[in-house]
RNA sequence: ACCACGUUCCGGGGGCUUACACAUGCAAGUCGAACGGUAACAGAGAGAGCUUGCUCUCUGCUGACGAGUGGCGCACGGGUGAGUAAUAUAUAGGUAAUGUGCCCCCUAGACCGGGAUAGCCACUGGAAACGGUGAUUAAUACUGGAUAUUCCUUUUCUUCAUAAGUUGAAAAGGGAAAUGUUUUUUCGCUAGGGGAUCGGCCUAUAUCCUAUCAGCUAGUUGGUGAGGUAAUGGCUCACCAAGGCGAUGACGGGUAGCGGGUUUGAGAGGAUGAUCCGCCACACUGGUACUGAGACACGGACCAGACUCCUACGGGAGGCAGCAGUGAGGAAUAUUGCACAAUGGGGGAAACCCUGAUGCAGCAACGCCGCGUGGAGGAUGACGCAUUUCGGUGUGUAAACUCCUUUUAUAUGUCAAGAAAAUGACGGUAGCAUAUGAAUAAGCACCGGCUAACUCCGUGCCAGCAGCCGCGGUAAUACGGAGGGUGCAAGCGUUAUUCGGAAUCACUGGGCGUAAAGGACGCGUAGGCGGGUUGCCAAGUCUGAUGUGAAAUCCUAUGGCUUAACCAUAGAACUGCAUUGGAAACUGGUAACCUAGAGUAUGGAAGGGGCAGAUGGAAUUAGUGGUGUAGGGGUAAAAUCCGUAGAUAUCACUAGGAAUACCGAAAGCGAAGGCGAUCUGCUGGGACAUUACUGACGCUAAGGCGUGAAAGCGUGGGGAGCAAACAGGAUUAGAUACCCUGGUAGUCCACGCCCUAAACGAUGAACACUAGUCGUCGGGGUACUAGUUACUUCGGUGAUGCACUUAACAGAUUAAGUGUUCCGCCUGGGGAGUACGGUCGCAAGAUUAAAACUCAAAGGAAUAGACGGGGACCCGCACAAGUGGUGGAGCAUGUGGUUUAAUUCGAAGAUACGCGAAGAACCUUACCUGGCCUUGACAUUGAUAGAACACACUAGAGAUAGAGUGGUGCCCUUCGGGGAGCUUGAAAACAGGUGCUGCACGGCUGUCGUCAGCUCGUGUCGUGAGAUGUUGGGUUAAGUCCCGCAACGAGCGCAACCCUCGUCCUUAGUUGCCAGCAGUUCGGCUGGGCACUCUAAGGAGACUGCCUUCGCAAGGAGGAGGAAGGUGAGGACGACGUCAAGUCAUCAUGGCCCUUACGGCCAGGGCUACACACGUGCUACAAUGGGGCGUACAGAGAGUUGCGAUACCGCGAGGUGGAGCCAAUCUCAUAAAGCGUCUCUCAGUUCGGAUUGUUCUCUGCAACUCGAGAGCAUGAAGCUGGAAUCACUAGUAAUCGUAGAUCAGCAAUGCUACGGUGAAUACGUUCCCGGGUCUUGUACUCACCGCCCGUCACACCAUGGGAGUUGAUUUCACCCGAAAUCGGGAAGCUAACCUUCGGGAGGCUACCGCUACGGGAAUGGCCGUGU
Repeated sequence: ACCACGUUCCGGGGGCUUACACAUGCAAGUCGAACGGUAACAGAGAGAGCUUGCUCUCUGCUGACGAGUGGCGCACGGGUGAGUAAUAUAUAGGUAAUGUGCCCCCUAGACCGGGAUAGCCACUGGAAACGGUGAUUAAUACUGGAUAUUCCUUUUCUUCAUAAGUUGAAAAGGGAAAUGUUUUUUCGCUAGGGGAUCGGCCUAUAUCCUAUCAGCUAGUUGGUGAGGUAAUGGCUCACCAAGGCGAUGACGGGUAGCGGGUUUGAGAGGAUGAUCCGCCACACUGGUACUGAGACACGGACCAGACUCCUACGGGAGGCAGCAGUGAGGAAUAUUGCACAAUGGGGGAAACCCUGAUGCAGCAACGCCGCGUGGAGGAUGACGCAUUUCGGUGUGUAAACUCCUUUUAUAUGUCAAGAAAAUGACGGUAGCAUAUGAAUAAGCACCGGCUAACUCCGUGCCAGCAGCCGCGGUAAUACGGAGGGUGCAAGCGUUAUUCGGAAUCACUGGGCGUAAAGGACGCGUAGGCGGGUUGCCAAGUCUGAUGUGAAAUCCUAUGGCUUAACCAUAGAACUGCAUUGGAAACUGGUAACCUAGAGUAUGGAAGGGGCAGAUGGAAUUAGUGGUGUAGGGGUAAAAUCCGUAGAUAUCACUAGGAAUACCGAAAGCGAAGGCGAUCUGCUGGGACAUUACUGACGCUAAGGCGUGAAAGCGUGGGGAGCAAACAGGAUUAGAUACCCUGGUAGUCCACGCCCUAAACGAUGAACACUAGUCGUCGGGGUACUAGUUACUUCGGUGAUGCACUUAACAGAUUAAGUGUUCCGCCUGGGGAGUACGGUCGCAAGAUUAAAACUCAAAGGAAUAGACGGGGACCCGCACAAGUGGUGGAGCAUGUGGUUUAAUUCGAAGAUACGCGAAGAACCUUACCUGGCCUUGACAUUGAUAGAACACACUAGAGAUAGAGUGGUGCCCUUCGGGGAGCUUGAAAACAGGUGCUGCACGGCUGUCGUCAGCUCGUGUCGUGAGAUGUUGGGUUAAGUCCCGCAACGAGCGCAACCCUCGUCCUUAGUUGCCAGCAGUUCGGCUGGGCACUCUAAGGAGACUGCCUUCGCAAGGAGGAGGAAGGUGAGGACGACGUCAAGUCAUCAUGGCCCUUACGGCCAGGGCUACACACGUGCUACAAUGGGGCGUACAGAGAGUUGCGAUACCGCGAGGUGGAGCCAAUCUCAUAAAGCGUCUCUCAGUUCGGAUUGUUCUCUGCAACUCGAGAGCAUGAAGCUGGAAUCACUAGUAAUCGUAGAUCAGCAAUGCUACGGUGAAUACGUUCCCGGGUCUUGUACUCACCGCCCGUCACACCAUGGGAGUUGAUUUCACCCGAAAUCGGGAAGCUAACCUUCGGGAGGCUACCGCUACGGGAAUGGCCGUGU
């Protein structure tokens, strides 16, 4: 400022944009007491006409007065802020370098003249604006002369002062006026002096950003002279000199009126310059002067330009940044008001006139201030609304209702102050009185945290919110609405801006090892800082006084408007500047002195310090010659390469270049870069010791100068080895790399450049102080036992460590501690150490160094985890060693996919896939099709009726519907009735859902993992997150135990306690057993017995207990005894937690959804489909086997809707039949592999059994889709399985059968149990997988399935480059040259004066010099023409 709302009063403010353009009206006039006059008005007088009260004419006679001459004013008041960075402003001074109308005071004066000209009149031009000619006229208009001590100029003397100047006196020259107005007083005029007021000029200090503006300047700086001005001055000109300014920022660029003040802040500061006051500048743009006391003049003039208007086209007019108002622009800013009543201003003698200054009113909540929109009572806590766990709760005494009041409002009446005699715009306004009646008066923002205030519904990363963090993906206190609440209130929110918070530019009051930040290093200029003593000065410093610091504002007090805002009065303050008096500690200056800082001299030592020269040996390579033969070389492995033309290897000689093994080190030297064979020469620096000398000579260091690794550049050499580029060979998906074979610049030398590095201690230099200990290098001293000694001191260089510091890490006398001085540097990340500009460079590039834009972070140190193709240790059928499989075939089963009306749903790496399902023909069943029901198949309440219930008929696929028959019960009783159960059933509450969400949940489960871990209390350490304990040394299956330890204890896990098996004992013997005895049908069958087996209850047993040995211990190795030995074997048992793991379809459950349907009933179908893919299994491929016959030995289970024996029938499945058994008694029930024997003889078979045909059996209402089984026949694939992959360490694997659950039956080859036979192997922990502990790195924390970089594609934002082109501002040179001033200046024109009357003096003009605006030229090229 917009938008929106609004009851009233008061005070104050209101074009911030376009110094853009302006219609209309007003904003500066006045004086007749300066003048000539009389156009208009009024009066008077005179005259005429008559209608006798009217008209006309005359007279400036009176009041007055248009136009004109003249005076004063118009330079004030009012507006605006374009320009201006100093010709401004502020403060303090100066003017002895100056002016001043009107006003005040003092002194003196005002005499004699003259010529014109407006107006008016006549003629006349033009459309107009505006003129022209002639005649005539006045003045306080103009003008000549006189007077003038004082005034001015010149000269001389003189006082003060001596730089400039100044006082007094004298002489010469020069200069004034209005006797005007008025009846008088008055008012005016002239000269001089003084005052007051207001200016001009000068000086000092202060006054924005930019150095990516570093050099600027010819009137420039100064002098002399002249001109000019009121006045100083290069202000202007001539001459002379060459100066003047500048890192304390000149010059240039950008921006800007300045101050009192305003705002913010604790202050210091920061930002700002509305209103009010002071100053400045401007007035359409640029220039110029005139008049005047004062202007270079807002409402004056001239010229030029742009624009607008009038025009008869010839020519003219204008300037709101005065008050109103209009247009345009803009988010945005008011009335074409009233009055001169008050306060001021101008003119006038005055009356008075003028005044958009001013006083008032109007508009706008724009701001500040005050007031109100009612007060008291009032619970059934009403209705409504919202919410709810439905019980209630909130709104809420709030409302209604009762009583009261009247500020405000409305109506009526009365009525101020502001004024001193008169005069009141405001205004019938403020105030007062009466009446009416709660009557006329509440909104806005917010409610996730910051920040006071919470719920429901809607929405579903959508719509939207958001100042920051962030919210929204179906249970949003954050979105939208509602209810409620909170805050403020005639306002409330938003946006923009300023300060604060921000110590986040740090003067007050910050930093630079790793977060941004120490220059690569040295020398040194300016500058800054600087040892001790004494005296003086007084610049800084401190203190007193005086002047000033305008008023207003702020602050304090008092007072005036009902209060307040507001206003008035008084005080204080204005922290500043100047002048002056004093003090002398400190800083400074000066004079003199001192030796502790600094330096010089002397002495003997140390050193890869530098430069130059000379010399040496080892090695590589090359050449020549000899020996010698087939390879060499190279790599993880190869190849390119070298070699029969003789390599590699080896010997000898020669050549050349580069680098200097060992010594060698935390060591030495140097300012840093850096310096390493030996010797010589020259040379720099440091340490120590000794005293002698100088006497603060010092420290730091912007600019400056020098040095400065490697690479690179230039010129010329040199070139053995190495080696960018390059070539080839490998590796690889590719390999412009890593590896290999070669190889050029370069590396080396001389000279010249470059000037940068993680140039690092990521730590600037100097000085002082602040615990130690242990090394090492150089020098010195003391002591004795004289040494390879001990102690000590100065200087250098390391380690560790206290105080202290630090965000921590760490630093710690070599500080990053405590202080002082000086320099450099930093201010979020990216853009960017980049662009442009400057400087340097041969180049490469270096140095100095931004912005637009973009993000909400970037960064440091440390912590806990996780991870690593990091490290150490350890474990596991993890690998290895073995055994057997899967993957190939057929079939079974599950899944995917596909198909379908439906193929219901779930499970998905390990941890889904013979899983939920321990059993889909109907049912199950959730799916599909079709037919039906709607309080429902089921629960509770329920009026009514009936016991319940049983039987049977019709229609229909059935559900269902219809119509019948029989039958009355149980308990209590006061005999009325009541109760329980069941059926029927109106209406309504409700039922129901295998519908959704396992990412809202409970419960249960899988997995890491039976891995050894996970935590807590107290204490201690750390600013903290956290650490310690739990780490370490051993040991264990184990965080198992021991030892040590700032830890001590404890909990959940481990282990043990529980169950089964293995040995023994006790108790008890039926259905079990049978040693001895007897009987026997020969069967523990019977008598008998309970010894044994067994059954099932309780005990014992094993604990590293014993021995040897190792060990501190824990414990380990071996042994004995023992059924069993180091956890005896197996099971149950699963820590804190992870996977938003699985399950809403077991169950339970929040929310949502359906309610004649997503609920319920029925029939049929489907879940069993089938090109295909995968998982899990079964059977095999055969001879360790198949088949036939004979024969032996288990354990564990199940059984009454059941298991079902003997017997009979059937080849068989099975059937008939029904003994026994509710089971240690009976049955299922012959176990099989095995053993014995016969046969088969290596083949698609006497292997294998799929598939198919046919005949049957059983279950069941029913085997078509879709069951199992039996007989006969058929006889597929398959001859041991690719890549890959699984299980298993002992009664295990492998192999062989048996039973059970579910179940009418069964797709079971599955699952869960049971026993029989019964192996092989483990060297070991390098590797694969998983896990544990410690440690290390990390830019990861959704945690490596992480994070993250670059190109490309598309879209968008910002910026740069770009052939060029254009605008604005500005400098210099040139051309043209308006108006005006000044100077020059006529031969043109000319009232006052002079004149000899001819003229002259004087004046004016043309013209020239200067200049605003304006212009585009110069040079070169091209084309044409001519010569």